This is a predicted structure of a 79-nucleotide RNA (c-di-GMP-I riboswitch aptamer) from a Deltaproteobacteria bacterium. It matches the Rfam family "c-di-GMP-I riboswitch aptamer". Its family is annotated with cyclic-di-GMP binding in the Gene Ontology. From the family's description: GEMM was predicted in a large-scale screen for bacterial structured RNA regulatory elements. Of the family's consensus pairs, 83% are formed in the model. The RNAcentral record of the sequence draws on Ribocentre.
[in-house]
RNA sequence: GACAAAGCUAAACCCUCCGUGAGAAGGGGACGGAAAGCGGCGGGUGCUGAGCAAGUCGAAGCAUGGCCGAGCUGCCGAA
Numbered sequence: 001g002a003c004a005a006a007g008c009u010a011a012a013c014c015c016u017c018c019g020u021g022a023g024a025a026g027g028g029g030a031c032g033g034a035a036a037g038c039g040g041c042g043g044g045u046g047c048u049g050a051g052c053a054a055g056u057c058g059a060a061g062c063a064u065g066g067c068c069g070a071g072c073u074g075c076c077g078a079a
Stems, first nucleotide, its partner, number of pairs: 001076001008033002013028004018023001031066001037072002041069003044064005051057001052055001
């Protein structure tokens, strides 16, 4: 890649549970997704926050791969 088919994943919200938090995990649930498969490498965003001259500051750490870029891998398949 086709208004094809097979299979996959699962937002919000609810429950349980972990975390100071952003958020994570499990169950239910489907808004979506052709890499919404993998990994925080770069940027972004968010959280915690040492410090100080105290605020449009901020070392450091963390979260997000369903924010973007780059990287690695991969199912089906007509014209």